About this RNA:
The prediction has a mean pLDDT of 90. Predicted 3D model of a 350-nucleotide part of an RNA (small-subunit ribosomal RNA, central domain) from a Phycisphaerae bacterium. The full RNA is in RNAcentral, with records from ENA and SILVA.
Context: one part of a larger RNA
RNA sequence: CUGGGCUUAAAGCGCGUGUAGGCGGCCUCGCAAGUACUUUGUGAAAUCCCCCGGCUCAACCGGGGAAUGGCAAGGUAUACUGCGGGACUUGAGGCGGGUAGGGGUGCCUGGAACUCUAGGUGGAGCGGUGAAAUGCGUAGAUAUCUAGAGGAACGCCUGUGGCGAAAGCGGGGCACUGGGCCCGUCCUGACGCUGAGACGCGAAAGCGUAGGUAGCAAACGGGAUUAGAUACCCCGGUAGUCUACGCCGUAAACGAUGCGCACAAGGUUCAUCGGUCUCUGACGACUGGUGGGCCGGAACAAAAGUGAUAAGUGCGCCGCCUGGGGAGUACGGCCGCAAGGCUAAAACUC
Numbered sequence: 001c002u003g004g005g006c007u008u009a010a011a012g013c014g015c016g017u018g019u020a021g022g023c024g025g026c027c028u029c030g031c032a033a034g035u036a037c038u039u040u041g042u043g044a045a046a047u048c049c050c051c052c053g054g055c056u057c058a059a060c061c062g063g064g065g066a067a068u069g070g071c072a073a074g075g076u077a078u079a080c081u082g083c084g085g086g087a088c089u090u091g092a093g094g095c096g097g098g099u100a101g102g103g104g105u106g107c108c109u110g111g112a113a114c115u116c117u118a119g120g121u122g123g124a125g126c127g128g129u130g131a132a133a134u135g136c137g138u139a140g141a142u143a144u145c146u147a148g149a150g151g152a153a154c155g156c157c158u159g160u161g162g163c164g165a166a167a168g169c170g171g172g173g174c175a176c177u178g179g180g181c182c183c184g185u186c187c188u189g190a191c192g193c194u195g196a197g198a199c200g201c202g203a204a205a206g207c208g209u210a211g212g213u214a215g216c217a218a219a220c221g222g223g224a225u226u227a228g229a230u231a232c233c234c235c236g237g238u239a240g241u242c243u244a245c246g247c248c249g250u251a252a253a254c255g256a257u258g259c260g261c262a263c264a265a266g267g268u269u270c271a272u273c274g275g276u277c278u279c280u281g282a283c284g285a286c287u288g289g290u291g292g293g294c295c296g297g298a299a300c301a302a303a304a305g306u307g308a309u310a311a312g313u314g315c316g317c318c319g320c321c322u323g324g325g326g327a328g329u330a331c332g333g334c335c336g337c338a339a340g341g342c343u344a345a346a347a348c349u350c
Base pairs, nucleotide, nucleotide: 004321005320006319007304008303012318014201015200016199017198021194022193023192025088027086028085029084030083031082033081034080035077036076037075038074039073040072041071042070049065050064051063052062053061054060091191092188093187094186095184096183097182098181099180103177104176105175106174107173108172109171110154114150115149116148117147118146119145120144121143125136126135162169163168206247207246208245209244210243211242215241216240220236221235222234223233258317259316260315261314262313263312266295267294268293269292270291271290272289273288274287275286276285277284299306300305323350324349325348332343333342334341335340
């Protein structure tokens, strides 16, 4: 002096709450544990290293020194860390006033469409495809009108848009309820950040019990296609899809990018809150926040690209990676009703 990485090469836990721990704003006083300097003791001898000397040299041996990354005790210092006391307000939180929103839970409710049931009209086809056929229909279908029943999903608005930690959230109303942002700057006075374990949430599918079942539809049956067709297309159709309660705990759970804070050119646009000016005005111009996009500079990057929503510059904390296959497997353990999940090798081989 150097002292690896995690968007796409192996690598960010699916997401949160939070325990231990790690880390921690500004001023001041005290202590002196860490820290620094210093003194003393100790750190056996031999060995190693340096110097001198003895065997003709060397090995070897003798003498002296150094070293012995250390420990203990005393003294001194107090910048930083720590501990204790006091003070502060900018971090954090509270309070007051506003505000947007498919944020969550429960109850009530609406129209369109669809299927079914009953009735009217009507009388031979309908349906379906590339073309057909299976299928439905004179026991009257399709079409059309009226009445009724039922379940599921909410068109336009809808957006390059909004909300949520993520999963996710979309007709309307009411009740209960979480969070964000803006304005005021009255209060608390570091109460903070992260977070091993732990705990909670967690799409779809799947499982248990009870219900529900209109449409759709794994499996399954049939019709086609085809060399075959356990498919793609068509006609049917059960689990399931829906509700309640209880499990499961996974995903290309993706921004394939952990969370927090600070700093570092711009341009443009959307959402939302506030301010100033002009104004009859919802308009307009300028401006301060917060959030969502696009373009782009420096910088970074293997490049693609990223670029104040960083993958830039730094700090704090957690998680994870270490050649391919074997393998996210075996064994063991824990969890689960099961399906399986979590943790997680080796031989061997290239």